[in-house]
RNA sequence: AAACGAUAAAGGCAAACCUCGCGCGAGCGGGGGACGCAAAGCCGUCGGGACUCACUGAGUCGGCUGGGCUACCGAA
Numbered sequence: 001a002a003a004c005g006a007u008a009a010a011g012g013c014a015a016a017c018c019u020c021g022c023g024c025g026a027g028c029g030g031g032g033g034a035c036g037c038a039a040a041g042c043c044g045u046c047g048g049g050a051c052u053c054a055c056u057g058a059g060u061c062g063g064c065u066g067g068g069c070u071a072c073c074g075a076a
Stems, first nucleotide, its partner, number of pairs: 004074002012037002017032006035063001041069003046066003049061005
């Protein structure tokens, strides 16, 4: 340094659900809350997939998946 990921240490994120707001909707944002997560950090203007609608089109999901970029710690 790469790869890897522990009943380690320190810390992090937050599904469902409730609530307030926004959106036609998929969903999104704030608060509460934890099912889980070693990238559950970022990229939807990288590919596939799923989903929505005012469907020649416009959108949503990065917590569906491959990939890319970045990052804390250090047992085997």
About this RNA:
The RNA shown here (c-di-GMP-I riboswitch aptamer) has 76 nucleotides and comes from a Polyangiaceae bacterium. The sequence was found by an Rfam model in a public genome assembly. The coordinates come from a structure-prediction model, not an experiment, and the mean pLDDT is 88.